Background
The prediction has a mean pLDDT of 81. This is a predicted structure of a 73-nucleotide RNA (transfer RNA). Rfam family: tRNA. About the family: Transfer RNA (tRNA) molecules are approximately 80 nucleotides in length. The family's RNA type in Rfam is transfer RNA.
RNA sequence: CGGCCCAUAGCUCAGAUGGAAGAGCGCCGGUCUUACAAACCGGAUGUCGCGGGUUCGAAUCCUGCUGGGCCGA
Numbered sequence: 001c002g003g004c005c006c007a008u009a010g011c012u013c014a015g016a017u018g019g020a021a022g023a024g025c026g027c028c029g030g031u032c033u034u035a036c037a038a039a040c041c042g043g044a045u046g047u048c049g050c051g052g053g054u055u056c057g058a059a060u061c062c063u064g065c066u067g068g069g070c071c072g073a
Base pairs, nucleotide, nucleotide: 001072002071003070004069005068006067007066010025011024012023013022019056027043028042029041030040031039049065050064051063052062053061
């Protein structure tokens, strides 16, 4: 310098063909217990890396950056 892949909740990750975001673990509360743990019930948490574009509508499509990984030179 060129190419490809990844970036979504505190962590690990889902999210064919655009219709507006979820799971597990963790966290908080309750039931239970003399406590605790387990189990069961309920709950909170996201500028979907950042900017621009397309569209009635973007996590998803296009584009430029940023960060990480891999390959080539």